[in-house]
RNA sequence: AGUAUUCUUCGGGGCAGGGUGAGAAUCCCUACCGGCGGUAUAGUCCGCGAGCUCUGUAUUACAGAGCAGGAUCCGGUCAGAUUCCGGAACCGACAGUGUUAGGCAGCAGUAUAAGCCUUAAGUCUGGAUGGGAGAAGAGAUAA
Repeated sequence: AGUAUUCUUCGGGGCAGGGUGAGAAUCCCUACCGGCGGUAUAGUCCGCGAGCUCUGUAUUACAGAGCAGGAUCCGGUCAGAUUCCGGAACCGACAGUGUUAGGCAGCAGUAUAAGCCUUAAGUCUGGAUGGGAGAAGAGAUAA
């Protein structure tokens, strides 16, 4: 110095203004946010994590397998950048709520009211005082 091993700590941000409305942080306009490792500095490249299911075991756990799950271009600089600079875009699990969108049935006859199904939040509530990719530190020890 490296490998295996034990423990501790840390480990996700964001609805501000306006419009409509009985009611919206959910609809509309504008605004705002960006986990971890790799790589020339990355929400959009490559890979990982968060959800669900199944199987096994020593079953509040661990291991393995499967499923679900999004998005970027143009120009410039450079030896090298979908990462920097300039410009213009785009995306955001599951459940709940919801004035959205679509469909069905019914009433009525030009005007008003109500029903059912599906669908609708990156920012709210919940699973979660959870889990987690990993990051930092400490201890001990054989070769």
The prediction has a mean pLDDT of 77. The RNA shown here (FMN riboswitch aptamer (RFN element)) has 143 nucleotides. It was read from a public genome assembly, where an Rfam model found it.